The RNA shown here (transfer RNA) has 72 nucleotides and comes from Ipomoea nil. The sequence is in RNAcentral, with records from Rfam.
RNA sequence: ACCAUCUUAGCUCAGUGGUGGAGCGCGUGGCAUUUAACCACGUGGUAGUGGGUUCGAUCCCCAUAGAUGUUG
Repeated sequence: ACCAUCUUAGCUCAGUGGUGGAGCGCGUGGCAUUUAACCACGUGGUAGUGGGUUCGAUCCCCAUAGAUGUUG
């Protein structure tokens, strides 16, 4: 340089056009002499950024930023 893939919650990741989820984490309460564990409830994202298509976009298209990898 070229090509491909990836970017979604604090972290690791799902979700193939109809108002975004799980586990861990975090908070409160219960239990308990205390911590941990366990149980219950709760908390959390305008989806990297900017445009386009569509009645409707995390999803399709374009540009751009970053990351990873292949090739030379």

It matches the Rfam family "tRNA". Gene Ontology term of the family: triplet codon-amino acid adaptor activity.